[in-house]
RNA sequence: AGAAUAUAUACGGGAGAGACUACAUAUUUGUAGCGCCGAAGGAGCAACCACCCCGGAAACUCUCAGGCAAAUGGACCGUACAUAUUAA
Numbered sequence: 001a002g003a004a005u006a007u008a009u010a011c012g013g014g015a016g017a018g019a020c021u022a023c024a025u026a027u028u029u030g031u032a033g034c035g036c037c038g039a040a041g042g043a044g045c046a047a048c049c050a051c052c053c054c055g056g057a058a059a060c061u062c063u064c065a066g067g068c069a070a071a072u073g074g075a076c077c078g079u080a081c082a083u084a085u086u087a088a
Stems, first nucleotide, its partner, number of pairs: 003086005009080005018034001020033005035068003041064001042062003048056002
């Protein structure tokens, strides 16, 4: 002076599924009922990684939580910046 990885912050992108019904309320709300979604979080399975032991592990599965106009949120992706680690 750069590279890779991880994390934090900022910005941009970012799917699915009833603006359902009843009652209350005066209302982007609450309670109940039926239906539905999978991409916060959580749980399960285990291809695989590691392997002496202890472990890690999906966007698959479940739907507890969450969500089902827009907005918000949103796994994840990109960019910028900072820190840490690793190798050269």
The RNA shown here (Glycine riboswitch aptamer) has 88 nucleotides and comes from an uncultured Pelagibacteraceae bacterium. Its Rfam family is "Glycine riboswitch aptamer". Rfam links the family to the GO term glycine biosynthetic process. Its mean pLDDT, the model's own confidence on a scale to 100, is 76.